[in-house]
Molecule: transfer RNA
Organism: Candidatus Pacearchaeota archaeon
RNA sequence: GCCCUUGUAGUUUAAUGGAUAAAACGACUCUCUCCUAAGGAGUAACUGCAGGUUCGAUUCCUGCCGAGGGCA
Numbered sequence: 001g002c003c004c005u006u007g008u009a010g011u012u013u014a015a016u017g018g019a020u021a022a023a024a025c026g027a028c029u030c031u032c033u034c035c036u037a038a039g040g041a042g043u044a045a046c047u048g049c050a051g052g053u054u055c056g057a058u059u060c061c062u063g064c065c066g067a068g069g070g071c072a
Base pairs, nucleotide, nucleotide: 001071002070003069004068005067006066007065010025011024012023013022018055027043028042029041030040031039048064049063050062051061052060
């Protein structure tokens, strides 16, 4: 330099064009307990960035950025 894959809560993953973006673990609050842990109830937190297509984009397309891999 060229090509391929990939980017979603703090972490690991769902959502394959229609919604209020979902779950587990974690965090916080309350409850339970003599206390802690476990258990129960609740709260907050996410689509890498910028454009495009579409009535509608996490999803499709383009560019950039980041990560991984292959060729030279």